[in-house]
RNA sequence: GGCGCUAUCGUCUAACGGUUAGGACAGCAGAUUUUCAAUAUGUCAAUCGGGGUUCGAUUCCCCGUAGCGCUA
Repeated sequence: GGCGCUAUCGUCUAACGGUUAGGACAGCAGAUUUUCAAUAUGUCAAUCGGGGUUCGAUUCCCCGUAGCGCUA
C1' cells in the first nucleotide's frame, strides 16, 4: 500500500428500518440490619465523526477516525 472485521451508558452486552435504545455489573438514594455485608426497590447514564437513501436509520450506502486481523 491492498483487502476484511469491529466501534452502543463508567464496564460488559442486546436491539427484523418504526423500541420509552433493553439487560447485567458498577454508581447514587432511601428501605431492611445495632453497624458492616447481603437482600429487595427506585434512580442516573450510551448509539465514533460527517454526508447520503428513506415518511422514518443504532440498523442500509459513501467518506473519514480509531482498534484488530490477513496479505504484499
Transfer RNA from a Candidatus Portnoyibacteriota bacterium, 72 nucleotides, folded computationally. Model confidence (mean pLDDT): 81 of 100. It matches the Rfam family "tRNA". From the family's description: Transfer RNA (tRNA) molecules are approximately 80 nucleotides in length. By type it is a transfer RNA. The organism belongs to Candidatus Portnoyibacteriota, within Bacteria. The RNAcentral record of the sequence draws on ENA.